[in-house]
RNA sequence: GCCGGUGUAGCUCAGGGGUAGAGCAACGCAUUCGUAAUGCGUAGGUCGUCGGUUCAAAUCCGACCACCGGCUCCA
Numbered sequence: 001g002c003c004g005g006u007g008u009a010g011c012u013c014a015g016g017g018g019u020a021g022a023g024c025a026a027c028g029c030a031u032u033c034g035u036a037a038u039g040c041g042u043a044g045g046u047c048g049u050c051g052g053u054u055c056a057a058a059u060c061c062g063a064c065c066a067c068c069g070g071c072u073c074c075a
Stems, first nucleotide, its partner, number of pairs: 001071007010024004018055001026042005048064005
């Protein structure tokens, strides 16, 4: 340099045009003599960045960035 994959909540991931979600973690309450566990609830997101298409984009298209893998080159 070329090709492919991945990027969504603190962590691990789902969702592939029409209201952004789950588990775990955090916080509050209940329960307990207390803790763990359990139950109920709360909060937490510029969906990697910038553009384009569309009535509408996490989702489709382009460029770029980061990480992972493969190929090539090496005076």